A computed fold for a 344-nucleotide RNA from a soil metagenome, annotated as Bacterial RNase P class A.
[in-house]
Formats: sequence, C1' cells, structure tokens
RNA sequence: CGGGUAGGCGGUCGCGGAAGUAGACGCUUCCGAGGAAAGUCCGGGCCCCAUAGGGCAGGGUGGUGGCUAACGGCCACCGUCCGCAAGGAUAGGGAAAGUGCCACAGAGAAGAGACCGCCGUCCGGCUCCGGCCGGGCGGCAAGGGUGAAACGGCGGUGUAAGAGACCACCGCGGGCGAUGGUGACAUCCCCGGCACGGCAAACCCCACCUGGAGAAAGGCCUGAUAGGGAGGCAGGGGUCGCCCGCCCCGCUACGAACCUCCGGGAAGGCCGUUGGAGGCGUCAGGCAACUGCCGCCCCAGACAAAUGACCGCCCACGACAGAACCCGGCUUAACGCCCGUCCC
Repeated sequence: CGGGUAGGCGGUCGCGGAAGUAGACGCUUCCGAGGAAAGUCCGGGCCCCAUAGGGCAGGGUGGUGGCUAACGGCCACCGUCCGCAAGGAUAGGGAAAGUGCCACAGAGAAGAGACCGCCGUCCGGCUCCGGCCGGGCGGCAAGGGUGAAACGGCGGUGUAAGAGACCACCGCGGGCGAUGGUGACAUCCCCGGCACGGCAAACCCCACCUGGAGAAAGGCCUGAUAGGGAGGCAGGGGUCGCCCGCCCCGCUACGAACCUCCGGGAAGGCCGUUGGAGGCGUCAGGCAACUGCCGCCCCAGACAAAUGACCGCCCACGACAGAACCCGGCUUAACGCCCGUCCC
C1' cells in the first nucleotide's frame, strides 16, 4: 500500500418462530440479526393513482468500452493530478454562441498596464571632463515588485533599449493527413504564427434520462354509533286545519314507533410478509465486473415486538452496532487480528 475477518469450541437454563404429536397443559425436533441490520442518499421489484401522441418547463446525469432488472453503482481502459514507489484521487461535454465573476494585494485582472526601472533626445545646473543631478518629450513589457492567476516558456539573432520582430525546441491552434486501437486516445508528419488567461457543483448551450405516491402501499373477512334512502304503507290508529265548544262523518296535510333491505363505517382479524434478480460448491466463458450448466441446501419473520444469563478450555480479553415488505448499491461508524507471489 492492497485485501480479508468481526472471538472460537463444549455444556445447562431461559426467550421468539415453524413442524410433528396431544382434548389441553405440555413434550420432541429444527431455525433464530449485520458487515454495516445504521443514514434513508440513488436504483429496481411489488402495489395504488394518473396516462392518446408530441413539445415546453422543472429535475438529474456527463471521458471510452463493457456488466446489470436498473442505477448517480461496478469492472477494464484513456486523459489529468498526487506519491521515490507499490498505489491513490478524479463532477472528466462546451470558455472563438452570449451574459456574468475574478476577493486581498497591486500601476494594471482581459483586447490591460509605466510603480521601481531600461533606452533615446532636448533644456538647466555641477564637473576631477569619465560623467552626475533635476525637469520636459518620446520609445520599451526584457529585469524587479504585487498576486491563486500579469496577456506563451526557455535559449539565440536582433536593437538605442526592447519585443514572436525573426529562428530552433517545447507548448498552443488547424489538417476528412499517416500508423495503431472497437473507442476514449497515443505516436509521427504537414501547415499556421502567438490570437484564444481562469471559473460552467455561475447563468447558459449541447447530448441523454425522467409521471406521482409508498407497506401507515394495497387486498380480503367481520362490522358498533349518528344522520340518510327504499319498502311493509295506507284501508286502521294519532295530531292539526276546514269549525267558537263537544261528538260523529267526510276531505286535506303531516307522519312517529316497529320490521326488512341499502348505505354508513368505529373497532378487530387474516393476507401482503419472506423460496429469493437466494446461498454454497464443481466445471465452463471472460483481464475483470459478471454470466451459464449441474449438484446440494432452506437460512429470523415479530406487531409491544424474541438473542439473554451462567460454567469450562484457549487467546489478542472482544470495537461499531439490533432485522420490521424485499433486493442491488453508495455513504458513514468501527477495538483488534490475519493474509499478500506488492512497494520503500
């Protein structure tokens, strides 16, 4: 540096589940947390709702080739960066489509810039005649200084001093160039002549993907209360009115209680729920991720929710941590120990 493991063996009692037996209590047998069961970040199964088709908006992803049910995951490779190395990291399309930003420092932060400077010339002063000092005008991006970054780098030619002004190499840009590779790309060749600083997990542009909700999903059984509807149901009875009081009759209107059904849904039970993109092993394909054939195995399933206690032996004296629909990943936590044909 890379990979793995997660105390081991034996015994007694207790707890949860399944099967068998039994009228029942019970008895017997078998099974009983993790590599992260965690965070709930991403993808899928399952399930409900929505849904002609196309587009916009919004969200996500972003080197190339593969793997996969799928992914923002994994494998291999390419480029870049870090490391003496083994190895590690990588959000890695576009900055000549447009807009925007570049703190502090600094003269100047993008078609820039004379602060310290270098050079020429003019004027004035001084002079030991070599020059020196001050000022004006002009040239210069070499050197210093600031900064994360200063408008290609380094060497030479050139010049008053300088400068891609010119030259070689490197860098950069262009070329349906050549060779190798499936490809990202690599090496070489030719041309250009320094324009084109950095930032897109800034807006944005390009390409591709994308409906919403989650097991409190959803399905089945049973079904309390309130209020509602239909029928028995208008022939009887009751109340009011026509009618001031009483009685009878008639007409009209309202219509309870009761029974049946619909509807309503409190509370409860069952399913979903664990046999699955399953595990282990041999062989085969592949660098690998992964895939295929065959054989063997069944490996928690609760709903207040089960794993604990003790003993013996060994050692390094045991960390992080407890399933709740399932699976593939990612991320985070973690005492110690083991392995390497790896590096210094």
The sequence is in RNAcentral, with records from MGnify. The coordinates come from a structure-prediction model, not an experiment, and the mean pLDDT is 76. Rfam family: Bacterial RNase P class A. From the family's description: Ribonuclease P (RNase P) is a ubiquitous endoribonuclease, found in archaea, bacteria and eukarya as well as chloroplasts and mitochondria.